A computed fold for a 472-nucleotide part of an RNA from photoautotrophic bacterium GMMC_Photoauto_1, annotated as small-subunit ribosomal RNA, 3' major domain.
[in-house]
Context: one part of a larger RNA
RNA sequence: UGACGGGGACCCGCACAAGCGGUGGAUGAUGUGGAUUAAUUCGAUGCAACGCGAAAAACCUUACCUACCCUUGACAUGGCAGGAAUCCCGGAGAGAUCUGGGAGUGCUCGAAAGAGAACCUGCACACAAGUGCUGCAUGGCUGUCGUCAGCUCGUGUCGUGAGAUGAAAAAAGUAAGUCCCGCAACGAGCGCAACCCUUGUCAUUUGUUGCUACGAAAGGGCACUCUAAUGAGACUGCCGGUGACAAACCGGAGGAAGGUGGGGAUGACGUCAAGUCCUCAUGGCCCUUAUGGGUAGGGCUUCACACGUCAUACAAUGGUACAUACAGAGGGCCGCCAACCCGCGAGGGGGAGAUAAUCCCAGAAAGUGUAUGGUAGUCCGGAUUGGAGUCUGCAACUCGAUCCAUGAAGUUGGAAUCGCUAGUAAUCGCGGAUCAGCAUGUCGCGGUGAAUACGUUCCUCGGGUCUUGUAA
Numbered sequence: 001u002g003a004c005g006g007g008g009a010c011c012c013g014c015a016c017a018a019g020c021g022g023u024g025g026a027u028g029a030u031g032u033g034g035a036u037u038a039a040u041u042c043g044a045u046g047c048a049a050c051g052c053g054a055a056a057a058a059c060c061u062u063a064c065c066u067a068c069c070c071u072u073g074a075c076a077u078g079g080c081a082g083g084a085a086u087c088c089c090g091g092a093g094a095g096a097u098c099u100g101g102g103a104g105u106g107c108u109c110g111a112a113a114g115a116g117a118a119c120c121u122g123c124a125c126a127c128a129a130g131u132g133c134u135g136c137a138u139g140g141c142u143g144u145c146g147u148c149a150g151c152u153c154g155u156g157u158c159g160u161g162a163g164a165u166g167a168a169a170a171a172a173g174u175a176a177g178u179c180c181c182g183c184a185a186c187g188a189g190c191g192c193a194a195c196c197c198u199u200g201u202c203a204u205u206u207g208u209u210g211c212u213a214c215g216a217a218a219g220g221g222c223a224c225u226c227u228a229a230u231g232a233g234a235c236u237g238c239c240g241g242u243g244a245c246a247a248a249c250c251g252g253a254g255g256a257a258g259g260u261g262g263g264g265a266u267g268a269c270g271u272c273a274a275g276u277c278c279u280c281a282u283g284g285c286c287c288u289u290a291u292g293g294g295u296a297g298g299g300c301u302u303c304a305c306a307c308g309u310c311a312u313a314c315a316a317u318g319g320u321a322c323a324u325a326c327a328g329a330g331g332g333c334c335g336c337c338a339a340c341c342c343g344c345g346a347g348g349g350g351g352a353g354a355u356a357a358u359c360c361c362a363g364a365a366a367g368u369g370u371a372u373g374g375u376a377g378u379c380c381g382g383a384u385u386g387g388a389g390u391c392u393g394c395a396a397c398u399c400g401a402u403c404c405a406u407g408a409a410g411u412u413g414g415a416a417u418c419g420c421u422a423g424u425a426a427u428c429g430c431g432g433a434u435c436a437g438c439a440u441g442u443c444g445c446g447g448u449g450a451a452u453a454c455g456u457u458c459c460u461c462g463g464g465u466c467u468u469g470u471a472a
Base pairs, nucleotide, nucleotide: 003470004469005468007467008466009465010464011463012462013461015456016455019420020419021418022417023416026312027311028310029309030308031307032306033305034303035302042053043052064298065297066296067295068294069293070292073127077126078125079123080122081121082120083119086103087102088101089100090099091098092097107116108115109114130286132285133284134283138281139280140276141275142274143272145270150190151189152188153187154186155185156165157164158163196264197263198262199261201232202231203230204229205228207226210222211221212220214219235258238252239251240250241249242248314413319372320371321370322369323368324367330361331360332359336353340349341348342347380410385405386404387403389402390401391400426448427447428446429445430444431443432442
């Protein structure tokens, strides 16, 4: 100097407390461990692995297994030889592939002969190839402490020195090493804050596809809603109090908004030999008729069990039937698909419209009104199973989604444990990416909309500053 302490002091954080809703019990989905397997590809493992890489495993993906094949190779550069490329028709085979026949000659230079480019085939070798190993050889990227308030430097000063000071201690104060006071220190850098995006108010401009104080419409208008650009606005600026005449705090006015207005992006020096050689790049090692390449089928989807994360419930603040109201943000031409018709339904037919503020997806749902059942394993719950279909797709057996019937466990969950402080929790639906098809996952969007916070004493977790003890 730092580290550590079941040492101390101060402070902060959904850390505790006060509350609300969960998990742990049931069924299912999904990931993991284990077991199994020819293979169940690989990685991730306390927080910070486990709905994670994977924003879609039927084939492909795919890296795994089995079988059948190839060996200058699926791909790149170079040599030689031949042929344009390409297209069509057979045979064998699970296919990869092997094999037979036919058509066919293009471009550039050149008068022609020929040469060249591109492409294909064959031969020999340099080499290709490797999701093979090492993340403890690495780059890059990422997680984490932590959006915590810290990490350092120049000159000077102190110390024999390692180092210290600055930034310590004392006082006040902040979300903050933010600021003030003070000081052998004076300054500076990376962080903090601000600058950026978004949301909340207003003004100006813009008015079509948007809007409508006119109009039946055509049309008119741009006030309002909105669109999308610019600007204003908030700065403790003003008043009062407290404070040290400071910084700041408390209260108030005005204001759409008040003390960082709300949210986001932004992550200092470093820590964990943290994660990733399977995104990519790369040193070294290894393989080279195989650890490379192709194909078919299978596997990644197994199942006594254990754990994590979720979905749906156990009901009456609810279920069902009918009627009815109100969003936002997105997507759409190999796509979105209206009206209308058929089907109980999944869906099928149909074909209008829109390259989108125009048309379509698109019915928002919880809500509201009326009716019903009356506490039951039920008109709760929907697993499982059966059936006949529908859709996508060469192909739904292993292994898709969906429809009709069936109707299991479950009556609020032990010890323990998690999230959340406001438009938040809880609850309700909607959209996107991936995608042929497949969403209870994920990323967004809006609707309804709480309770509680005395406080930091204690239990407990994490962090910051100072101090003390200890060992090296």

The prediction has a mean pLDDT of 81.